[in-house]
The prediction has a mean pLDDT of 75.
This is a predicted complex of two RNAs, RNase P RNA and transfer RNA, with 430 nucleotides together.
It holds a member of the Rfam family "Bacterial RNase P class A". Gene Ontology terms of the family: ribonuclease P activity, dimeric ribonuclease P complex and tRNA processing.
Order: sequence, then C1' cells, then structure tokens
RNA sequence: AAAGGCCGCCGGGCAGUCGCGCGUCCAGGGGACGUGAGGAAAGUCCGGGCUUCACCGGGCAGCGUGCAGGAUAACGUCCUGUCGGGGCAACUCGAAGGAAAGUGCCACAGAAACAAACCGCCGGGCAAAACCGGCAAGGGUGAAAUCGGGAGGUAAGAGCUCCCGGAGCGUCGCGGCGACGCGCGCUCGGGUAAACCCCACGCGAAGCAAGAUCGCUCGAAAGGGAUGGUUCGCCGUCCCGGACGGCCCGUCCGAACGAGCUACAUCGCACCGAGGCGCCCGGUAACGGUCGCCCCAGAGAGAUGGCUGCCGCCGCGCAAGCGGUACAGAAUCCGGCUUACAGGCGGCCUUUGCAC
RNA sequence: GCGCCCGUAGCGUAGCUGGAUAACGCGCGGCCCUCCGAAGGCUGAGAUCGGGGGUUCGAAUCCCUCCGGGCGUA
Repeated sequence: AAAGGCCGCCGGGCAGUCGCGCGUCCAGGGGACGUGAGGAAAGUCCGGGCUUCACCGGGCAGCGUGCAGGAUAACGUCCUGUCGGGGCAACUCGAAGGAAAGUGCCACAGAAACAAACCGCCGGGCAAAACCGGCAAGGGUGAAAUCGGGAGGUAAGAGCUCCCGGAGCGUCGCGGCGACGCGCGCUCGGGUAAACCCCACGCGAAGCAAGAUCGCUCGAAAGGGAUGGUUCGCCGUCCCGGACGGCCCGUCCGAACGAGCUACAUCGCACCGAGGCGCCCGGUAACGGUCGCCCCAGAGAGAUGGCUGCCGCCGCGCAAGCGGUACAGAAUCCGGCUUACAGGCGGCCUUUGCAC
Repeated sequence: GCGCCCGUAGCGUAGCUGGAUAACGCGCGGCCCUCCGAAGGCUGAGAUCGGGGGUUCGAAUCCCUCCGGGCGUA
C1' cells in the first nucleotide's frame, strides 16, 4: 500500500423566529423558567419485575429447551472452551442428546428399502439344459444397497484374515471440573426424531385495556334432602351443591357475593430503578464489587414540530450554483433476539507485495 | 397497547398425519351454433402455493424469520 476479519461509536451542529406537551413559580383567561424519542422507540419472537386469580399437597397431561463449564433476576440471550463444516489466515457458521429401547415412514425405479437375490460367479446335476446348493465380489435400479481402499485367502466369495483409514461401544489406562482428546480392547448394527417417542432439565394461569379506590341501581342470600341424638335452643353423620382458571386423587366451604350503569376521576405511572456515567479492583471473558457524580420524556391511546440563515457531509457541474441529508416516532417498566438503516469515525488483528 | 387467527390461477375454495403434471367451480381466450347476442357444446391458457432461509433424497404441507390482511379485548 492492497485485500480482508473482529469490536466499539456517531448518525447532523449553531443562531433567529413561530408553535405544542409536561413540571415549577408568578399571576387571573396569560407570562417566565426548566425539560421533552431511539439504536432500533419496530416485530411482539423469548425471558423477568409488577398485578389479579388459584395456592395443603401429589400424579397425569400439555408446552418449551437440548455439546460442556460459567455469567445473570431470568432466558431460546451472552462469554469461554469441545466437536463438526467453511476460509491460506485473522476469524466465522452450527435446532450439536438418543436411530445399538420400541413404533411408523422411505413415492417412482429396483430382486430386495431391513428382509432379501434379477442378471451374474462357483460347485453338483450333465453331452446340453431344467433343477438343487453355495456366494454377495461385479452389473443394473435408486437420494440411499450392509464400512472405504489394497493384499492374502477360496471351488467362487465374504472383516474370513492382515495393513491403512472411518464409525460405534467399554465398571479399561492417562490428561482435563467437563464436553472431549490420546492410547488399548471389542464390534461393523441403512436413513429419518424441524415423525411419534425415549432421556435430562425447566414451566401454576392470565396479563397494566392486569388490577386497586370512589358513585348509583338491581339480583342472590344465611341452602336442600335423608338419618340419629336432644335440655326443642340445636348438634352429629351421609348424599346433593359450591371452590380448587387443563384433568384426576385428595382437601376445603356452606356464607362468601354476583351482574349492570354513569364516567374514564385518582392510583398503578414516570423521583430512585436488576438506573446512567466515570476511576479503580477481581475475572481470559460475559460479568461482579468498592467509591464518586447525576436524576433523565410521558399522556386525553393526543406533545416531542415547522420555517429562515450559516456551517458540515454526499451527488452533479470547469465554476457560479442546484439537488439530497437514512431507517424510523415512546404508551407498564426492564434484559435480550430479529428485522430496517443515506453516510461517516476510531481501535486491534490477518494475508500478500514493496521499502528500510 | 395486549392476545389470537389467516394468506393457494382474476374471484371463491380443496389439497396441508411430506411423494411431485397442485384439483374443482365461476370468470377469461378461440371455435361451433344464431341474422346478432344470451344460454348451450367443444377446446385452450392462466399458480413466485405471501417473500426469504433451513430440515429431508424430496416441502403447498415440518421448523425459523420477515411482509400483508383480519378478529377479539377496558
């Protein structure tokens, strides 16, 4: 210098002017001051805080996740590693448990799709064939045909034996917390689990239009039956009934309340948080901790904007100048993922070439 | 906002426990019939299965993601 890889960040600035929401203050139909979108506010794909319902517990069903260790409030996220694919490399991608527990499926073709033999090879039968037996090397079909290549061996063959390679398994040895790696021994059993399923782990249900408070109206109401006792007040047992927001067992209750209307008033909710920024410490890292500073949108489902000038950036043009300046807009709040995004900046690393 | 459902020819649907020319009706084009048209008969065209990616030998069908449309809910 060229080509690439990874991580992080910005994504217009200043001034004037006219407006809008919220808060505070002053004041009366206004004024002053402060403050006012994002990295994704989006999709609503995951996880949690919070709220109501259910909560005494167990089982079944259902749903989700799936290499190991860690991080975290939690996760399907993140970090570090293992194995496999890609790349010369930096690095990157992976729904990556089990097909040797069982069941299902594998169209067409093909003899055969998991149980076998069409052509073929070999032996017998022979003069030749039909036929009988052995074999699975070769041919053919197919997406896929019994581990791949070579040698030995044999009547012909075959992991039948050997060498190299591959895969699986092991109360095996060594290293590692572990996934796993190296070695040794045994075996060679087709694919499909984003088919049912098995194994391990996790999950109660619904969602801020959740829900809480305030006003009014209506309804239902201290059950029903059987039976025993009784001091006639009532008490006990069983059944019916109700609750257990999927079902069952089991448990509890018999007085708790339910429905509607007006309106959308207050809270939830916008001051304090799994909060932000910075230094330092621990850790390979994700992240955690001490200390210091800061308070930072918010509703009526509704504000957060427009114009002008100068500057910045991009394109066209010799120039004057002209045009453009992305994706997109909070609604209960956080942590992620995914998707959209004009243009630009910084850091580290790899390969190749050149120079010293 | 939150929760849920659906996308297949121009329109309405089937196929969606994977198997291959994606089926049917209406509509559309051509021919016949008729003086002309309708109806009728014969025949033909027309499908990115909403887009992309993945699993599989094979995807409209299974999985993930995006796009579009619709419904419910105070």